Bacterial RNase P class A from a Candidatus Aerophobota bacterium, 362 nucleotides, folded computationally. Lineage of the source: Bacteria > Bacteria candidate phyla > Candidatus Aerophobota. Rfam family: Bacterial RNase P class A. Its family is annotated with dimeric ribonuclease P complex, ribonuclease P activity and tRNA processing in the Gene Ontology. By type it is a ribozyme. The model forms 98% of the base pairs in the Rfam consensus. RNAcentral holds the sequence, with entries from ENA.
RNA sequence: AGAGGGAAUGAGGUGACCGCGGGGCACCUUACAGGCGUCCUGAGGAAAGUCCGGGCUCCAAAAAAAGGGUACUGGGUAGCACCCAGGAAAGGUAACUUUACGGAAAGUGUCACAGAAACCAAACCGCCGCAGCAGUCCCAAGGACUGUUGCGGUAAGGGUGCAAAGGUGGGGUAAGAGCCUACCGGUGAAAAAGUGAUUUCUCACCUGGACAAACCCUACCCGGAGCAAGGCCAAAUAGGAGGGUUUAACCCUCGGGUAGGCUGCUGGAGGCCCAGGGUAACCUGGGUCCUAGAUGAAUGGUCACCACCGAAGGGAUAUUCUCCUUUCGGUAACAGAACCCGGCUUACGUUUCCCUCUUUCC
Numbered sequence: 001a002g003a004g005g006g007a008a009u010g011a012g013g014u015g016a017c018c019g020c021g022g023g024g025c026a027c028c029u030u031a032c033a034g035g036c037g038u039c040c041u042g043a044g045g046a047a048a049g050u051c052c053g054g055g056c057u058c059c060a061a062a063a064a065a066a067g068g069g070u071a072c073u074g075g076g077u078a079g080c081a082c083c084c085a086g087g088a089a090a091g092g093u094a095a096c097u098u099u100a101c102g103g104a105a106a107g108u109g110u111c112a113c114a115g116a117a118a119c120c121a122a123a124c125c126g127c128c129g130c131a132g133c134a135g136u137c138c139c140a141a142g143g144a145c146u147g148u149u150g151c152g153g154u155a156a157g158g159g160u161g162c163a164a165a166g167g168u169g170g171g172g173u174a175a176g177a178g179c180c181u182a183c184c185g186g187u188g189a190a191a192a193a194g195u196g197a198u199u200u201c202u203c204a205c206c207u208g209g210a211c212a213a214a215c216c217c218u219a220c221c222c223g224g225a226g227c228a229a230g231g232c233c234a235a236a237u238a239g240g241a242g243g244g245u246u247u248a249a250c251c252c253u254c255g256g257g258u259a260g261g262c263u264g265c266u267g268g269a270g271g272c273c274c275a276g277g278g279u280a281a282c283c284u285g286g287g288u289c290c291u292a293g294a295u296g297a298a299u300g301g302u303c304a305c306c307a308c309c310g311a312a313g314g315g316a317u318a319u320u321c322u323c324c325u326u327u328c329g330g331u332a333a334c335a336g337a338a339c340c341c342g343g344c345u346u347a348c349g350u351u352u353c354c355c356u357c358u359u360u361c362c
Base pairs, nucleotide, nucleotide: 001358002357003356004355005354006353007352008351009349012306013305014304015303016302017301018300020042021041022040023039024038025037027035028034044334048345049344051343052342053341054340055339056226057225058224059223067222068221069220070219071218072086073085074084075083076082087101088099089098090097091096102217103216107215108214109211110210111209124158125157126154127153128152129151130150131149132148133147134146135145136144137143138142166184167183168182169181170180171179185206186205187204188203189202191200192199193198230263231262232261233260240254241253242252243251244250245249270289271288272287273286274285275284276283277282307331308330309329310328311327312326313325314324315323316322
């Protein structure tokens, strides 16, 4: 200098005044309600997306099936698709990062076009052997070469394709081929290490192309709806029950349940510190701390001082820098609780700190 990983921080701090939401106390008001005074208190790291898991509430409920979800291994947790540690693969010189990462040897399906052939293997151009025919050459018999036709061998080479049945070198062969061999790759088995994923090594083999974020199979998990849940009080209206007066009807009571009100409502698997256990996530014990609960929805503004940053002027020492002082300006971004909690993901401002890697210079 460049890079990788992690942590902290979130309208700068203090005070005064005004305003808004919630609560306590006192007073006024007959009371509900309201008014007034005073004190306390009032958004986030993501309150967001509503993706995953729970608490709580109501409904349903034998199991199974259907449907949905998860998917390397071990651990953590109330639980998870989260977290920690590890394995494998991929990327990077490295620090490090990323991964829905079970099964293609149960079955079905797909692999367009091109290509001989896309999975019961197969052969277009080739390469090789044998036979026939034609030509040329040597020529005594006979043989060699070239072309062509047929039969057979082969999968080296060419060509097609995203993908062609292990790759490269050597041997071997009529030409070839894991046919043989060395290295690499893959599959299976034994042994050793490990709780395990897996790794190392030895032997055998080259069988079995790809796709499961296609159907499917295997293992494990899952009842549904949600605070507009649910509970209580209750003007009004319809229909209903009982009674009374009167016979067209009216009144009272019960019941009904809308508007509205109250509740659910905020202290919890909570934060911090210390000790112990654990590589870690986390667990155990002790101490200590904690104040939003609105419902068209409050949480804002002004002033003063201090702090920081920037610009301009002046001064001191100094002379690419530091300090003092004056004036002016700025202190922002993403975003707003709505039953609560644990995670994940996404958005974003300002700096600061710690650890690690690579390169260059001294």